[in-house]
RNA sequence: AGAGUUUGAUCCUGGCUCAGGAUAAACGCUGGCGGCACACAUAAUGCAUGCAAGUCAUACGGGUCAUCUUAGGGUGACCAGUGGCGAAUGGCUGAGUAAUACUUAGGUGACCUGCCCUCAAGUGGGGGAUAACCCUGAGAAAUUGGGGUUAAUACCGCAUGAAAUAGCUUUGAUAGUUCGAGGUUAUUAAAGUCGAAAGGCGCUUGAGGAUGGGCCUAAGUCCUAUCAGGUAGUUGGUGGGGUAAAGGCCUACCAAGCCAAAGACGGGUAGCUGGUCUGAGAGGAUGAUCAGCCAGAUGGGGAUUGAGAUACGGCCCCAACUCCUACGGGAGGCAGCAGCAAGGAACAUUGCGCAAUGGGCGAAAGCCUGACGCAGUGAUGCCGCGUGAGGGAUGAAGGCCUUAGGGUCGUAAACCUCUUUUCUUGGUGAAGAGUAAGGACGGUAACCAGGGAAUAAGCUUCGGCUAACUACGUGCCAGCAGCCGCGGUAAUACGUAGGAAGCGAGCGUUAUCCGGAUUUACUGGGCGUAAAGAGCGCGUAGGCGGCUCUGUAAGUUGGUAGUGAAAUCUCCCGGCUUAACCGGGAGGGGUCUAUCAAAACUACAGGACUUGAGGGCAGCAGAGGAAAGCGGAAUUCCCGGUGUAGUAGUGAAAUGCAUAGAUAUCGGGAGGAACACCAGUGGCGAAGGCGGCUUUCCAGGCUGUUUCUGACGCUGAGGCGCGAAAGCGUGGGGAGCGAAACGGAUUAGAUACCCGUGUAGUCCACGCCGUAAACGGUGGACACUAGGUAUAGGGGGUAUCGACCCUCUCUGUGCCGAAGCUAACGCUUUAAGUGUCCCGCCUGGGGACUACGACCGCAAGGUUAAAACUCAAAGGAAUUGACGGGGGCCCGCACAAGCAGCGGAGCGUGUGGUUUAAUUCGAUGCUACACGAAGAACCUUAGCAGCGCUUGACAUGUCAGCGGUAGGACUCUGAAAAGGGAACGACCCCAGCUUAGGUUGGGGAACUGAUACAGGUGCUACAUGGCUGUCGUCAGCGCGUGCCGUGAGGUGUUGGGUUAAGUCCCGUAACGAGCGCAACCCUCAUCGUUAGUUAUAUUCUCUAGCGAAACUGCCUCGCAAAGCGGGGAGGAAGGUGGGGAUGACGUCAAGUCAGCAUGGCCCUUAUGUCCUGGGCUACACACACGCUACAAUGGGUGGUACAAUGGGUUGCCAAAGAGCAAUCUGGAGCUAAUCCCUGAAAACCAUCCUCAGUUCGGAUUGCAGGCUGAAACCCGCCUGCAUGAAGUUGGAGUUGCUAGUAACCGCAGGUCAGCAUACUGCGGUGAAUGCGUUCUCGGGCCUUGUACACACCGCCCGUCACGUCAUGAAAGCCGGUAAUACUUGAAGUCGAUAAUCUAACUCAUCGUAAGAUGAGAGGAAGUCGCCGAGAGUAGGAUUGGUAAUUGGGACGAAGUCGUAACAAGGUAGCCGUACCGGAAGGUGCGGCUG
Repeated sequence: AGAGUUUGAUCCUGGCUCAGGAUAAACGCUGGCGGCACACAUAAUGCAUGCAAGUCAUACGGGUCAUCUUAGGGUGACCAGUGGCGAAUGGCUGAGUAAUACUUAGGUGACCUGCCCUCAAGUGGGGGAUAACCCUGAGAAAUUGGGGUUAAUACCGCAUGAAAUAGCUUUGAUAGUUCGAGGUUAUUAAAGUCGAAAGGCGCUUGAGGAUGGGCCUAAGUCCUAUCAGGUAGUUGGUGGGGUAAAGGCCUACCAAGCCAAAGACGGGUAGCUGGUCUGAGAGGAUGAUCAGCCAGAUGGGGAUUGAGAUACGGCCCCAACUCCUACGGGAGGCAGCAGCAAGGAACAUUGCGCAAUGGGCGAAAGCCUGACGCAGUGAUGCCGCGUGAGGGAUGAAGGCCUUAGGGUCGUAAACCUCUUUUCUUGGUGAAGAGUAAGGACGGUAACCAGGGAAUAAGCUUCGGCUAACUACGUGCCAGCAGCCGCGGUAAUACGUAGGAAGCGAGCGUUAUCCGGAUUUACUGGGCGUAAAGAGCGCGUAGGCGGCUCUGUAAGUUGGUAGUGAAAUCUCCCGGCUUAACCGGGAGGGGUCUAUCAAAACUACAGGACUUGAGGGCAGCAGAGGAAAGCGGAAUUCCCGGUGUAGUAGUGAAAUGCAUAGAUAUCGGGAGGAACACCAGUGGCGAAGGCGGCUUUCCAGGCUGUUUCUGACGCUGAGGCGCGAAAGCGUGGGGAGCGAAACGGAUUAGAUACCCGUGUAGUCCACGCCGUAAACGGUGGACACUAGGUAUAGGGGGUAUCGACCCUCUCUGUGCCGAAGCUAACGCUUUAAGUGUCCCGCCUGGGGACUACGACCGCAAGGUUAAAACUCAAAGGAAUUGACGGGGGCCCGCACAAGCAGCGGAGCGUGUGGUUUAAUUCGAUGCUACACGAAGAACCUUAGCAGCGCUUGACAUGUCAGCGGUAGGACUCUGAAAAGGGAACGACCCCAGCUUAGGUUGGGGAACUGAUACAGGUGCUACAUGGCUGUCGUCAGCGCGUGCCGUGAGGUGUUGGGUUAAGUCCCGUAACGAGCGCAACCCUCAUCGUUAGUUAUAUUCUCUAGCGAAACUGCCUCGCAAAGCGGGGAGGAAGGUGGGGAUGACGUCAAGUCAGCAUGGCCCUUAUGUCCUGGGCUACACACACGCUACAAUGGGUGGUACAAUGGGUUGCCAAAGAGCAAUCUGGAGCUAAUCCCUGAAAACCAUCCUCAGUUCGGAUUGCAGGCUGAAACCCGCCUGCAUGAAGUUGGAGUUGCUAGUAACCGCAGGUCAGCAUACUGCGGUGAAUGCGUUCUCGGGCCUUGUACACACCGCCCGUCACGUCAUGAAAGCCGGUAAUACUUGAAGUCGAUAAUCUAACUCAUCGUAAGAUGAGAGGAAGUCGCCGAGAGUAGGAUUGGUAAUUGGGACGAAGUCGUAACAAGGUAGCCGUACCGGAAGGUGCGGCUG
């Protein structure tokens, strides 16, 4: 730092996706050790059990026990109580809270502060109670009543007042409220205890400090405007109350304010911050652990105590829940630490210790402390270590792959040597403790010794992105997938294996955040056509603003000071073996505050200016607007005349009108609408828009002018106004046109296009509507940046008698074009260039110009405007093709002009179909169908039935056997194949023996058996080679270098001519060369020459070679010089002379696995192989290619003539003879210019037939024969006799052919035993027509449009039907939330009252006293009042869930109907609107060109 993905390819736009980092994570597989961290994110759900806040006897009385005792009492320990301090800290949680919160900076002249520190002063003298305790009651319990006794640092008077507070007063300072220094009056304190003492610890009143808080202010702090108005204690004032303290904090009265587009109010969400994660940064996301602040303690309310609470482990009340109960009443609150249940994908031990740090109490010892320190569980994270190291090649075995050679796992293993981190056993054993002792962790860390490679490796991936490839299995199945996409029989993409890559005690997946994403763009984007400029103007707030002077100092800039806690982060240094982690130092961190300074710019205040802007004056042009009036042409209608049969309309028709007189024509009249020519990319207007003429009124613009004002300007959220057409309301009007409607056509249909009628409407007045492709698809303003040209309106110069001309300039409207810009197209002083200012708008496609809500509207509807869900694209410009019922040019037996056919008949052959046991297989538009097949009776033969064989009919290797072996006459069974028997009976090589005949042993061949294998016309031509067809013998196809273009690509190859031709020439940013064309090759035609067999001869002819000849070479004309064309001469042949061979790049997954070859798959006593029989020859039918005909240009009979190509020894077969003939007999000749096939036929001559189903035609059938062949039944050919069918020239349609061609005529050959109407060749006779390129088909080139690229057999729209999904509406039903009104109203504060109660103080009376009684002061229960949580009732608001039914939407396999769009898409399309129609859609009106 980028990459993949839209296309055939390209550039751009644009979304989606990936690679990185992170996490309080979870899940899957796996798991050795240690260090440091972290660990209920969900149910602020409910909780069993234990613990988490006590302490002080040096405050106090008492009790129990122990001990001492002088027996009075003392001492010590423990216990409940009174009293003091603490319990408001610590710990937990994040429900609420969008501001009573937090952060930063300030204020407090409006405040408090226990314990602590400093200073000052004091601590005198009295009193009355009460718990404990004792007695006695109530109750199940919790708890509690009555009587009696007692103490205090508990409580209450009195004294004193350094001082404080309050009032009055003098004076100073200050920021008006405050502070200081005086005077005076009033009020206000205290407690003791320890000690022998000194003194200590306390207590009281002040002042100051420190610490901690309260309150106030400013700025900052999420989303939503589909929340726009909110607010009655509301805003302010006065009096009063209340508080530590300002304040509507509360109350009474008065006023009517206050907040809000810089977003009030409402709704949703959320604890805030330091920080954390990410990022280059700016930012974005986040707020676990640690730290600061806030809030909460089951939900809600309330106060008390206190320095401090509206109090987590306190109290009271209401509610819900749980528990106890003797039913009368009571008790409780883990969001403390553990733990349980529940929920959840998911989160730990009912551990140890107060040793350390910190806290509470205490004089202290000490006690308490689930804070904390430790341990346990969890790979949850970060960091570190290990699972061994070195050597070791026959590259072992084994696995996998293989081209079978080998390669790879792989020095990997084995094996040898070594080490011991870790592990294990044993031993020693800390620091942490500043203090004599005391250590939970812990017998831990660490160290030492022994043992032994021992105890320790997995996970994911391997198509591209993205590092890593093979085999097998599977066969659009199973499955994978982050995106693109893999899988339909050769899958590097699924599964398995081998191998490889990556990371490693982890690895993957999932989830979430940032990044990549400049994809919300401040840094750092855009808006002509990709998403995006509001239809247009006026103008409010706001933003921005000409030149100059002076001042101020808000912004701005600089300095200084403060603060921005610590931790975190960065750098340096240090401590744990290292690291993570920890410690120290420095740095960094802001829209902050204060202060000093500067004055350029902005701002503010004041003054001046004229160039921006506006006015005046003088001119000018104009379809600018409104109203009134007038005019002629035309259409229609009415009246009258003339006049007669049609008219109108169309592609063609019909409906319609017309003999009741139309159309046509003449005259007169009525009425409405629109204004020909002028008229022009001319004019005017902000836009919509504006067009006959005249008048009136109104507005804007341009030019000239140093005439005035003096920045008065630009833009413009909201707002207001204007705003085509259609449409709406009311009233008019209505000629023409004309949605709807009706009719006629067209059509498969035609709710359309075409035609005939025709209503709303179109017109006017007034009022609505407020939208358009309202477009230059281009917001407004200003400035700057080459030109050329045209045009409209002015002005100046020059010129002239004048109009012209020439030239300069201002304003408008167009075209071309430079720089520049742009993805390209294109734009270019009228910018889409370069800049400034302001506004509007965009952020993937669809859903959706939609729903809901709101506002507007009479309605139609408009404006604003989502989400679920779904896709990986949608799109712009340009490129190459292909295509077009687009255009231009050109060619071809393509059409036309002709000739002969096919299509009708019969027959032959092939195919489809049908049939069959089988009718083997393939070929299927052109480019299958007399095609593979140059020839199916058996064979062929692959198909069917049946009988057989299984190393096989055929090949090779190995092993074993094997001489009466291999072979095999003959014979039996059998349809044959084959099987059984069997006389006879071998061959080759070596060695030995030998009587030389032969024999013995071994080996080979052959045979038998076994094993590898053979075999397959079985499948796949969509795995292939090779070959072939077709476009097409069409003229095309591509390359190098250069040039143009960001690029695909273009140029060349296009253009002007010309050609059969990309043939050639000219021109030309191209220049060259290549594959094709042509030529070179073969053949025919002329001549020369050489040679030549066949019978003698040979000039010729013929055959075979060699050579010549033709090149637009010559003349002439035309265009343009070249090239080419027209004509001519000569010549056998003339403009490629005829014919052949030759087939560019490519297309059709064209054809062929059955010609051959071949990958893969399949069969292996069968899908192989042998044999017999049958089949490929079937037959209602359809098509294709042919033959023969339908006759007189003919048929029959007789006679006579003329070829060429070929073939022949398993062959051709002569003469001669037989037979009506097929043929037979015969055997001469010929291995061929020698012999044979071989008589060519049409033609010609003569004759018969005379237009008919015939003397045409020959099918069909019968009989008799012949030939081939083992064999003609299925199923051959031929002959003779007999039979004598259809057929009288063939519908729509369709084929071939341009000259020795078509047509007609026969001949030969291959195949072949036999069989030819087919095929391949050969010659004979021998025409007609071609104006021409409009049309049909095919092709080539250029151009144009395109939404096509599988390329028009393309693409694609909508209804309907079915399924799935999300969603809107909906009678209703069920909730949540926050308010309002009324009723009721707990606790509690405050207030009122208090006839009842009341130790301390005062007074009075009685009493010697103790005391009693009464009155008062003070206080209290109770009662009442205000407020008040909650509850109830009511009507609404708002927000969810659900719902019969219903609306559209998205997606889905090859459903149905049509064909709307893309090409002129077959009626150009589209926009707005209205009506109509199964549906796409159609039509009207206006608009746009995309």
Molecule: small-subunit ribosomal RNA
Organism: Chloroflexota bacterium